């Protein structure tokens, strides 16, 4: 350098082109308990940038950004 892949809550992980962007642990409350710990309830909190396609885009094209792979 060429190719092919990945980027989504603090982690990890879904999401037919129409979702209030969901569920797990994590943290906050708050109810159980003489404490703790369990449990059970309720809450925080996200889509790598830009552009383009479309009445709509996390989804699809393009570019750059990072990480991972693979051939030289």
């Nucleotide at each position: 350098g060429g190719c092919c892949c990945c980027a989504u809550c603090g982690u990890c992980u879904a999401a037919c082109g129409g979702u209030u962007a969901g569920g797990a642990c994590u943290c906050g409350a708050g109810a159980u308990u003489u404490u703790c710990a369990u449990u059970c309830u309720c809450g925080c909190a996200a889509u790598c940038g830009g552009a383009g396609u479309u009445c709509g885009a996390u989804u699809c094209u393009c570019c750059g950004u990072g990480g991972g792979g693979u051939c030289a």

Transfer RNA from a Candidatus Zhuqueibacterota bacterium, 72 nucleotides, folded computationally. Its Rfam family is "tRNA".